[in-house]
Context: one part of a larger RNA
């Protein structure tokens, strides 16, 4: 390479937008590029194969065939692909309607608790542990009451509940803003799918500058434990954790499962919308059934090495991208590139087994 694979054996980019590429709904017509058919030409000779002749023949001659994928010209066909023109509405988008939501940003307000300060009450312990000690406390602690300050956080509600592309999002109210679902008798009319490069977003930690600093707490310092204890336990505690502006670009960034479309038994519970019916204390009420969209559990066929998956597929097909090829060396070296740095991305070989 032909192929085979990617939940857990190696392998789905952290996510998304989108350029090139590749792929692409229904109908009619034109032309006929691909496609297909016919005719002709070309594809030198030698070589090769077969017949015949040279008394034999490897040699020679002659006739016929074959060579080599093909290429060129002309005539015809028009289903499919491409193309041009016209149209359609199912894909997609727009618009309208009433609802759902911790979606995002900003502002204002609030709540309990911890800490600390002030005042009052009160007196000898408090704290901590398996047990202790370091530690706090007679300059009055711990405890109780009242008040002030400051920072962080948002119990209950809370739910295999919801929203978001992912990371993620949870006190209340307001403003701005984005997306999705459902319903529609409206509009556009294939405008779509994927997506190499590329852009944007991207937990925590970390970095730069300026603030802030209650609690917690890497590092550090003590106390214990221990043979030792650079730990586990205890007392302190700096960076950090918080805010603003800017970097960093990584995670078991996980469903360890790329995105889109179609098809293939069901059952139960659940979230949002819609419709019909029943009920009602008439309310955004309650119930039943159906349906669309999500999010779960079980399970048929089928799949799978099994665990398991099973209309939210890991089943059956199609389109596009990414990735894998024994273990170690190694996500290392070198080079390139990005970064203030830490480091990120790309990414070998010798050797070894």
């Nucleotide at each position: 390479u032909u192929g085979g694979g990617c939940u857990u054996a190696a392998a789905g980019c952290g996510u998304u937008c989108g350029u090139a590429u590749c792929c692409g709904g229904c109908u009619u017509g034109g032309a006929a590029a691909g496609u297909u058919u016919c005719u002709g030409g070309u594809g030198a000779a030698a070589u090769c194969c077969g017949g015949c002749a040279g008394u034999u023949a490897a040699c020679u001659g002659u006739c016929g065939g074959g060579c080599u994928g093909g290429c060129c010209a002309g005539g015809g066909a028009u289903a499919c692909u491409a193309u041009c023109a016209a149209g359609c509405u199912u894909g997609g988008g727009a618009c309208c309607g009433g609802g759902a939501g911790a979606g995002g940003c900003c502002g204002a307000g609030g709540g309990u608790a911890u800490u600390u300060c002030u005042g009052g009450g009160g007196u000898a312990g408090g704290a901590g542990u398996a047990a202790a000690a370091u530690c706090c406390u007679a300059u009055a602690a711990u405890c109780c009451c009242a008040g002030g300050a400051g920072g962080a956080c948002c119990a209950c509600c809370u739910g295999u509940g919801g929203c978001g592309a992912a990371g993620g999002c949870g006190c209340u109210c307001g403003g701005c803003u984005a997306g999705a679902a459902c319903g529609g008798a409206u509009c556009c009319g294939a405008c779509g799918g994927u997506g190499a490069g590329g852009g944007a977003c991207g937990a925590a930690a970390g970095c730069u500058a300026g603030g802030g600093g209650a609690g917690c707490g890497a590092a550090g310092c003590g106390g214990a434990u221990u043979a030792g204890a650079u730990a586990c336990c205890c007392g302190c505690g700096u960076a950090g954790u918080c805010c603003u502006a800017g970097c960093c670009a990584u995670a078991a960034a996980c469903g360890a499962u790329g995105c889109c479309c179609a098809c293939u038994a069901g059952a139960c519970a659940u979230u949002g919308g819609c419709a019909a019916c029943c009920u009602u204390a008439c309310g955004u009420g309650g119930g039943u059934u159906g349906u669309c969209a999500g999010a779960g559990u079980c399970g048929u066929a089928g799949g799978g090495a099994a665990a398991c998956c099973g209309u939210u597929a890991a089943g059956u097909g199609g389109g596009c991208c990414g990735c894998c090829u024994g273990g170690g060396g190694a996500g290392u070296a070198c080079g390139g590139u990005c970064g203030c740095a830490a480091g990120g991305c790309u990414g070998a070989a010798a050797c070894u087994u």